[in-house]
This is a predicted structure of a 71-nucleotide RNA (transfer RNA) from an Acidimicrobiales bacterium.

RNA sequence: GCGGGUGUAGUUCAGAGGCAGAACCUGACCCUUCCAAGGUCAUGACGCCGGUUCGAUUCCGGUCACCCGCU
Repeated sequence: GCGGGUGUAGUUCAGAGGCAGAACCUGACCCUUCCAAGGUCAUGACGCCGGUUCGAUUCCGGUCACCCGCU
């Protein structure tokens, strides 16, 4: 330098045009004499910039970061 892949919550992963989910973590409450465990609830995220579209996390282009291969 070229090609490909992956970027979503603090972490690990789903999701696939129509209000973004789970588990763990964190906080509150319940339970318990207390702790642990368990239960209920809550907080919190689509790498960035454009395009298409009534509507984009999803499709397209660029860019950035990481990973793989080639040179």
RNAcentral holds the sequence, with entries from ENA and MGnify. Rfam family: tRNA. Rfam's curators write: Transfer RNA (tRNA) molecules are approximately 80 nucleotides in length. Rfam classes the family as a transfer RNA. Model confidence (mean pLDDT): 81 of 100. RNAcentral records the identical sequence in 3 taxa. The source organism's lineage runs through Bacteria, Bacillati, Actinomycetota, Acidimicrobiia and Acidimicrobiales.